[in-house]
């Protein structure tokens, strides 16, 4: 110097443990924040707070509890996927 590659936020699937089913959560919209390959910048996406509208699947048995379900449910583990540009990192030339 040129070539190839790895790594973020996160997404999905499976399993496990919970939560809700007395409706929280999820999803939608608005406003304002935050974190986003090791660095810079930026996009997409993610996320938090507040507000608004919308909105659900229960059943068995029953004292409680339990069991089987249900929820675009939470978390964890594993697997697969996963940064545009410049620099950096790794490998070899």
């Nucleotide at each position: 110097c040129g070539u190839a590659g790895a790594g973020u936020a996160g997404a999905c699937a499976u399993u496990g443990u919970g939560c809700g089913u007395a409706a929280a959560g999820u999803g939608u919209c608005a406003u304002g924040g935050g974190a986003u390959g090791g660095g810079a910048u930026g996009u997409u996406g993610c996320u938090c707070a507040u507000g608004a509208a919308c909105g659900a699947a229960g059943g068995a048995a029953u004292u409680g509890g339990u069991c089987c379900g249900c929820g675009g449910u939470a978390c964890a583990a594993u697997g697969u996927c996963g940064c545009g540009u410049c620099c950096g990192c790794u490998a070899g030339g």